Predicted 3D model of a 407-nucleotide RNA (Bacterial RNase P class A) from an Acidobacteriota bacterium. NCBI's taxonomy places the organism under Bacteria, Pseudomonadati, Acidobacteriota. The coordinates come from a structure-prediction model, not an experiment, and the mean pLDDT is 76. Its Rfam family is "Bacterial RNase P class A". By type it is a ribozyme. The gene name in the source record is rnpB.
RNA sequence: CAGCUGGACCGGACGGCCGCUCUUGUCGCGUCAAGUGAUGAGGGAGGAAAGUCCGAACUCCGCAGAGCAGUGUGCCGGAUAACGUCCGGGAGGCCGGGUUCAAGCCCGGUUGACGGAAAGUGCCACAGAAAAUAUACCGCCUCGGCGGCAACGCCGGAGUAAGGGUGAAAAGGUGCGGUAAGAGCGCACCGCCGCUGCAGUAAUGCAGCGGGCAGGGCAAACCCCACACGGAGCAAGACCAAAUAGGGAGGGAGCGCGGAAUUUCGGUUCCGCGCACGCGCCGGCUCGGCGCGUCAAACCUCCGGGUAGGUCGCUAGAGCCUCGCAGCGAUGCCGGGCCCAGAGGAAUGGCCGUCCCGCCCGGAGCGAUCCGGCGGACAGAAUUCGGCUUACAGGUCCGGCUGCCAC
Numbered sequence: 001c002a003g004c005u006g007g008a009c010c011g012g013a014c015g016g017c018c019g020c021u022c023u024u025g026u027c028g029c030g031u032c033a034a035g036u037g038a039u040g041a042g043g044g045a046g047g048a049a050a051g052u053c054c055g056a057a058c059u060c061c062g063c064a065g066a067g068c069a070g071u072g073u074g075c076c077g078g079a080u081a082a083c084g085u086c087c088g089g090g091a092g093g094c095c096g097g098g099u100u101c102a103a104g105c106c107c108g109g110u111u112g113a114c115g116g117a118a119a120g121u122g123c124c125a126c127a128g129a130a131a132a133u134a135u136a137c138c139g140c141c142u143c144g145g146c147g148g149c150a151a152c153g154c155c156g157g158a159g160u161a162a163g164g165g166u167g168a169a170a171a172g173g174u175g176c177g178g179u180a181a182g183a184g185c186g187c188a189c190c191g192c193c194g195c196u197g198c199a200g201u202a203a204u205g206c207a208g209c210g211g212g213c214a215g216g217g218c219a220a221a222c223c224c225c226a227c228a229c230g231g232a233g234c235a236a237g238a239c240c241a242a243a244u245a246g247g248g249a250g251g252g253a254g255c256g257c258g259g260a261a262u263u264u265c266g267g268u269u270c271c272g273c274g275c276a277c278g279c280g281c282c283g284g285c286u287c288g289g290c291g292c293g294u295c296a297a298a299c300c301u302c303c304g305g306g307u308a309g310g311u312c313g314c315u316a317g318a319g320c321c322u323c324g325c326a327g328c329g330a331u332g333c334c335g336g337g338c339c340c341a342g343a344g345g346a347a348u349g350g351c352c353g354u355c356c357c358g359c360c361c362g363g364a365g366c367g368a369u370c371c372g373g374c375g376g377a378c379a380g381a382a383u384u385c386g387g388c389u390u391a392c393a394g395g396u397c398c399g400g401c402u403g404c405c406a407c
Stems, first nucleotide, its partner, number of pairs: 001403010012355007020044010046378001050389002053387005058233004070229005075089005090114001092111008115224002120222002122218003137164002139160002142157006172190006191213001192211008237312004247303005254275009276294007319338004324333003356376003360373005
C1' cells in the first nucleotide's frame, strides 16, 4: 500500500422564500368565557423511529391455599428495576503458532439455548459385513484335505478388530514389548472411572492412590431434574357529554260507602250507590236532566345508561451531556449543566442558491486539477423505557490476518 475481517462513531452543512403542527406573547371579534382571526417568538423523527422477538413501568380485570396440566429458562459468579440482555470467569468445539518419535501438551484468537444419555422409551437416513446383546466383506495367521516339482491355488474348520474399505459416527488413543497372527495380553504416557487431599465464593483445576476400561451419538425427540410464570393491553383506562332511538319515575289521570268472590289477611277483582271530573245530547247561556267513560295515549317535567364529539392519560424521564471517584469490566456513586416532537386519518414538507461527498458519465489539460451533468442510502415517531434481531449509499477512527514493496 492492497484485500478480507472485527469493533466504535457520523449518517449531508449553511442561507433565503413558501407552507404544516404544537406551545406561547400582543392585538381584534366574542360576554372578561369557550372559541376564532391577524401578527411575532420558540420546539418539531431515528440509529435503527422497523420486526413486535424478549424484559419492565403504567392501567384495567381476576385471585384463600395447594396440586395437575401448559409455557419458558438451564456451566459459575456478577451487573441491572427486570431480562432469554450485558460483563468477567470455567470447561468444550474450531483456526493459527510452538513443542513431542507419536498420542498429546502449551500459547493466542474465535465461537455457542453449555443441566441430565450408568431412570425409562424412541431414533440413528444412505453406504456398509456390522449402527449397540456388536459384527468377519477384503485382508492376516494357522490346521486338515485335494491339486501342483515349487511358488501357490481351491474346499472346509479354528483364531484375529492390528491393516483396508463404508460412514456424520465402527466399541479408548499413541509408542514399545509380546504373539502363529493379533488383542489392555503386558508396560509407559495420554484419556476415562472411583476415592482422598489441596487451591478457588463457585463453575472447575491440580496432585496422589486405586481400577485395564465399563458407559457410541441425539434431550432445538419424548422424558427426568431444578427454577420461574394469572390475563389483557394506551383501541389500556378515567372524566364531561349532543341529536335520534330506547329505559325508568312523576304529572296528564278518582275518592268514599255497601255487598260478593278470592286471599299469603297486606290486598286484588267484580257489582251497586253517592260525590267529583271529562265527553256527548237536550238547551241561546247558566242551573238542571239523560247517556257514556274515569282506560290509556299524545304531551310536559325529571332521572339514569350508552353513542357521536370533547378532555385527561401524553410526554421531566430507570432522561441527556459532562468532571471526578470505585471497579479488570458490565456498571454504580457524587458534583455541575441542559429541557429535547406530542400529532391522531395522523404535522415534521417543498423550491432555490452556495458548499460537501462519489471506485458514475462527458469535456479541457502533459499533469496537479478545473468545468458541466447525474447521484447521495436504509427508513419514518403514535403510552414510555431497557435489550435482541434485521436493513443501510457514503465517510472517519482503532484492531486482527494475509499478500506485495522499501529499509